The RNA shown here (transfer RNA) has 72 nucleotides and comes from an Elusimicrobiota bacterium.
The RNAcentral record of the sequence draws on ENA.
The organism belongs to Elusimicrobiota, within Bacteria.
Its mean pLDDT, the model's own confidence on a scale to 100, is 81.
Its Rfam family is "tRNA". It is annotated as a transfer RNA.
RNA sequence: GGGGGCGUAGUUUCAAUGGUAAAACGUCGGUCUCCAAAACCGAAGUUCAGGGUUCGAGUCCUUGCGCCCCCG
Repeated sequence: GGGGGCGUAGUUUCAAUGGUAAAACGUCGGUCUCCAAAACCGAAGUUCAGGGUUCGAGUCCUUGCGCCCCCG
RNA backbone atom coordinates (compact mmCIF):
# COMPACT_ATOMS: atom_id res chain seq x y z
C1' G A 1 0.00 0.00 0.00
C1' G A 2 -4.21 -3.68 -1.16
C1' G A 3 -8.26 -6.93 0.68
C1' G A 4 -11.58 -8.88 4.48
C1' G A 5 -14.12 -9.21 9.36
C1' C A 6 -15.90 -6.88 13.74
C1' G A 7 -17.87 -2.38 16.76
C1' U A 8 -25.16 -2.95 20.83
C1' A A 9 -25.76 -1.43 28.79
C1' G A 10 -19.98 -1.33 33.24
C1' U A 11 -18.73 -6.80 31.19
C1' U A 12 -20.17 -11.10 28.04
C1' U A 13 -23.59 -11.61 24.25
C1' C A 14 -28.93 -12.11 21.66
C1' A A 15 -32.01 -9.30 18.35
C1' A A 16 -36.99 -7.99 14.91
C1' U A 17 -35.83 -10.64 6.45
C1' G A 18 -35.93 -2.46 8.05
C1' G A 19 -41.34 -1.60 12.35
C1' U A 20 -41.63 0.36 20.44
C1' A A 21 -33.94 -2.84 21.59
C1' A A 22 -33.19 -7.44 25.08
C1' A A 23 -30.82 -11.44 28.45
C1' A A 24 -27.13 -12.98 31.97
C1' C A 25 -23.60 -11.07 35.30
C1' G A 26 -22.58 -6.45 37.58
C1' U A 27 -24.52 -1.60 39.84
C1' C A 28 -28.40 0.91 42.89
C1' G A 29 -32.89 0.49 46.18
C1' G A 30 -35.98 -2.81 49.10
C1' U A 31 -37.48 -7.56 51.83
C1' C A 32 -34.99 -11.15 54.96
C1' U A 33 -30.70 -11.29 58.81
C1' C A 34 -27.77 -9.34 65.16
C1' C A 35 -24.48 -7.96 60.73
C1' A A 36 -23.17 -9.74 56.06
C1' A A 37 -23.58 -13.29 52.20
C1' A A 38 -27.19 -16.14 49.61
C1' A A 39 -32.23 -15.93 48.03
C1' C A 40 -36.45 -12.98 46.49
C1' C A 41 -38.78 -8.17 44.61
C1' G A 42 -37.95 -3.65 41.99
C1' A A 43 -35.09 0.24 39.30
C1' A A 44 -31.45 2.84 36.32
C1' G A 45 -28.40 2.23 32.08
C1' U A 46 -27.04 0.64 25.57
C1' U A 47 -26.84 0.42 19.13
C1' C A 48 -18.51 3.70 17.72
C1' A A 49 -18.93 8.99 15.12
C1' G A 50 -20.72 11.97 10.72
C1' G A 51 -23.62 11.91 6.20
C1' G A 52 -27.21 9.44 2.87
C1' U A 53 -31.66 6.19 1.45
C1' U A 54 -36.57 5.31 3.71
C1' C A 55 -42.90 6.93 6.39
C1' G A 56 -39.40 4.27 9.61
C1' A A 57 -32.19 2.23 10.20
C1' G A 58 -28.58 -1.75 15.28
C1' U A 59 -29.95 -3.57 10.31
C1' C A 60 -29.12 -0.93 3.71
C1' C A 61 -25.33 2.71 1.24
C1' U A 62 -21.14 5.98 2.25
C1' U A 63 -16.94 8.56 4.88
C1' G A 64 -14.09 8.52 9.24
C1' C A 65 -12.22 6.20 13.83
C1' G A 66 -10.78 1.82 16.71
C1' C A 67 -9.63 -3.51 17.11
C1' C A 68 -8.45 -8.22 14.60
C1' C A 69 -6.96 -11.25 10.28
C1' C A 70 -4.85 -12.04 5.26
C1' C A 71 -1.68 -10.48 0.96
C1' G A 72 2.56 -7.53 -0.66